[in-house]
Order: sequence, then structure tokens, then C1' cells
RNA sequence: ACUCGAUGAUCUCCGAAUUCCAUAGGGAAACGGGGGACCCCAAUGUAUCGGGGUGAAUCCUGAACACCAUCAGGUAGGGCGGCUUGGAUGCCCGAACCCGUCAGCUAACCUCGUAGGAGUAGUCCAAGCGUGAAA
Repeated sequence: ACUCGAUGAUCUCCGAAUUCCAUAGGGAAACGGGGGACCCCAAUGUAUCGGGGUGAAUCCUGAACACCAUCAGGUAGGGCGGCUUGGAUGCCCGAACCCGUCAGCUAACCUCGUAGGAGUAGUCCAAGCGUGAAA
């Protein structure tokens, strides 16, 4: 000097998942989710092979298998650190869970959550905004 790993702080990313007050099991604000009229939509039939919700995470093809389980390629869509928008390009994700036969939209109203995980310090161009004496 470089590389790998671990820990702590700062900073930061995905996400609604933060802040404040209390301290006795709590409360408030803020940000999110669900249920829920008229009108509208839909229907006069079928149906357990149900149907629905959170989420970017949906769908297709192929191989193997035919008992369970998987793998590969793509894809709707989504993410990438001063902030917003547009463009180019690069790297990633494209899961998981819940309700329980039941829910379209939906004012009033009712109700629930505030977790978990991680380290990309992406790059360039343009137009604005912010910080800084300047860079």
C1' cells in the first nucleotide's frame, strides 16, 4: 500500500414504520393500511375448482420430476445516499406473509401498523432548489 472479515460511531439505503410526552399496564402528533352509503359498476347464471388483502414482487417458456422438493432463461413492475424532475448508461430485486367462505367504488364513521433488513458512499448530462466565505 492492497485485499478479506469483525466491532463501534457517524452518515445512508429499502420500507408507512418517525418524533414528542409519560414511566404502570400508556398517550399525542405525523406517516401508512383495512372495513364502510347514496350514485356508479356488475348480475339474473355458474361456483369450493372459492374469494380477498399487504407488497415492486406479476406472468411466460424450458428442463427435471410424476412421492416430496427444484433448477435455468425471460418478463409486468420496482430500487440505487444534498433534494426534485427529465435523459443516458451500469448494477441489483422481481419475495414472503395474512384473512377464512367474507369484503367492488364509497362521505360520515369504525379499526389496525409504526417492524424488519442492509452498506450501493452508481456514474454522466440538462433544468431548478438548498447548504457553504469559497472549493